Context: one part of a larger RNA
RNA sequence: GGAUGAACGCUGGCGGCGUGUCUAAGGCAUGCAAGUCGAAUGUGUUAGUUUACUAACACAUGGCAGACGGGAGAGUAACACAUUAGUAAUCUACCGAAAAGAGGGGCAUAACUUUAAGAAAUUGAAGAUAAUACCCCAUGUGCUUGAUUUUUAUAAGAAAAUUAAGUAAAGGUCGUGAGACCGCUUUUUGAGGAGCUUAUGGCUUAUCAGGUUGUUGGUAGGGUAAUGGCCUACCAAGCCUAUGACGAGUAGCGGGUGUGAGAGCAUGACCCGCCUCAUUGAGACUGAAACACUGCUCAAUCUCCUACGGGGGGCUGCAGUCAAGAAUCUUCCUCAAUGGCCGAAAGGCUGAAGGAGCGACGCCGCGUGCAGGAAGAAUUUCUUCGGAAUGUAAACUGCUUUUCUAAAGGAACAAGUGCUUUUGCAUUGAGUGUACUUUAGGAAUAAGCUGCCGCUAACUUCGUGCCAGCAGCUGCGGUAAUACGAAGGCAGCAAGCGUUAUCC
Numbered sequence: 001g002g003a004u005g006a007a008c009g010c011u012g013g014c015g016g017c018g019u020g021u022c023u024a025a026g027g028c029a030u031g032c033a034a035g036u037c038g039a040a041u042g043u044g045u046u047a048g049u050u051u052a053c054u055a056a057c058a059c060a061u062g063g064c065a066g067a068c069g070g071g072a073g074a075g076u077a078a079c080a081c082a083u084u085a086g087u088a089a090u091c092u093a094c095c096g097a098a099a100a101g102a103g104g105g106g107c108a109u110a111a112c113u114u115u116a117a118g119a120a121a122u123u124g125a126a127g128a129u130a131a132u133a134c135c136c137c138a139u140g141u142g143c144u145u146g147a148u149u150u151u152u153a154u155a156a157g158a159a160a161a162u163u164a165a166g167u168a169a170a171g172g173u174c175g176u177g178a179g180a181c182c183g184c185u186u187u188u189u190g191a192g193g194a195g196c197u198u199a200u201g202g203c204u205u206a207u208c209a210g211g212u213u214g215u216u217g218g219u220a221g222g223g224u225a226a227u228g229g230c231c232u233a234c235c236a237a238g239c240c241u242a243u244g245a246c247g248a249g250u251a252g253c254g255g256g257u258g259u260g261a262g263a264g265c266a267u268g269a270c271c272c273g274c275c276u277c278a279u280u281g282a283g284a285c286u287g288a289a290a291c292a293c294u295g296c297u298c299a300a301u302c303u304c305c306u307a308c309g310g311g312g313g314g315c316u317g318c319a320g321u322c323a324a325g326a327a328u329c330u331u332c333c334u335c336a337a338u339g340g341c342c343g344a345a346a347g348g349c350u351g352a353a354g355g356a357g358c359g360a361c362g363c364c365g366c367g368u369g370c371a372g373g374a375a376g377a378a379u380u381u382c383u384u385c386g387g388a389a390u391g392u393a394a395a396c397u398g399c400u401u402u403u404c405u406a407a408a409g410g411a412a413c414a415a416g417u418g419c420u421u422u423u424g425c426a427u428u429g430a431g432u433g434u435a436c437u438u439u440a441g442g443a444a445u446a447a448g449c450u451g452c453c454g455c456u457a458a459c460u461u462c463g464u465g466c467c468a469g470c471a472g473c474u475g476c477g478g479u480a481a482u483a484c485g486a487a488g489g490c491a492g493c494a495a496g497c498g499u500u501a502u503c504c
Base pairs, nucleotide, nucleotide: 001504002503003502004501006500007499008498009497010496013366014365015364016363017362018361019359020358021324026322027321028320030319031318032317035064036063037062040061041060042059043058044057045056046055047054048053071277072276073275081201082200083199085197086196087195090194091193092192095190096189097188098187099186100185101184103137104136105135106134112127113126114125115124116123117122142167143166144165145164146163147162148161149160150159151158171182172181173180174179203249204248205247210240211239212238215237216236217235218234219233220232221231222230252274253273254272255271256267257266258265259264279300280299281298282297283296302313303312304311305310330356332355333354334353338352339350340349341348342347369399370398371397372396380389381388382387404441405440406439407438408437409436413431416427417426418425419424448493449492450491451490452489454473455472459488460487461486462485463484469476470475
């Protein structure tokens, strides 16, 4: 000199864009943050209404979603990450493409009704019922497994043919109908996603020198989507290590960021990718995928309710609160846009997101007027008492109106969607009456901070008297201090200026 997620002191006009618990992964009141589908299904209530039907709401079964999105960095020195190569050792819901199919039958069960226990949470018994819930039979383009044969070849768990056995399905809406659309089943393939493996790379410490018994390898089996001591039995005795094993400390990794001419050094806030975690520890269930932040079970800690028998909870989501701290925001608006989930759609949900609010926390931009105006008012300071400085500064005159105030006008962001069937009609904006434009008014609403011994731009007077104090270094201060304090003057930067901390 540059930089910062900064803090502190003094000061503070506006706007745009960013950014904001670095500490206690400490504890949390309250509200919200994941639902949706009646075009899968049953029932109830209410309203309309003539039975019947229609609509809304509720409960339950069922489907899909809830593994995403959002947060945090505790753990982790590791195939966690980055780059590289492989998977003939693998999986993949939804989506795209292709082939083939969907025949027949059956048992239940929730909501509901009756009843029982309990303070509650909730739970038991009996009875009835539906489905795209569940089960059985059939069919088998195919697929799986076994056997045989052939091909390919470093090696097959690869490819092809034949054969035997096994293995599917669900309906719904519209329509007079034909049929259309949405689904269902099996298989192949694509896309995107994921698992596993390989090599290389990136911290400190030897005041850590030996470590290891599922340890290292083999055989067989189990397990997995899949390889593998991943697990088990048996067999062998291996394996790693001064090219630093093992231990200890510290730490999420990368793209990047800061600085520097570069090499490098430091760093990993915000944004993007990956990983890990969800009060602590453990476990599995469901599912295409989880060993699952707002799912389940158990244990622990804390906390709440209790009729003392027993129950409920988990903000490292958005706000907010207490604590801690030098220190870090609103219990705001909206789904209008972008995106996500569900739905045939309309639409619903969405603290993702879009916005607004607060903070000079940062960067950038703008303003606080402009011109004229005395050999020069007053004040104040200094003075050799002559004067000098403040200083064209002010006053005063003229001008302008960025900004400000008032009034008037006023966007884009809107693509879609509905109804009609023709290029018609209607409708959707949180931000917002915002941005912006015009008119009127009037210099009107707006300057401070630090420094002035040398380094280092800028000096005098008074006070003080090794005191009070200053200080980054040299050092100032003991009676004329340009170094302390004040005043005047001056210098630098400026809505900021200084200080502190940290990095280069």

The prediction has a mean pLDDT of 88. A computed fold for a 504-nucleotide part of an RNA from a Patescibacteria group bacterium, annotated as small-subunit ribosomal RNA, 5' domain. RNAcentral holds the full RNA, with entries from ENA.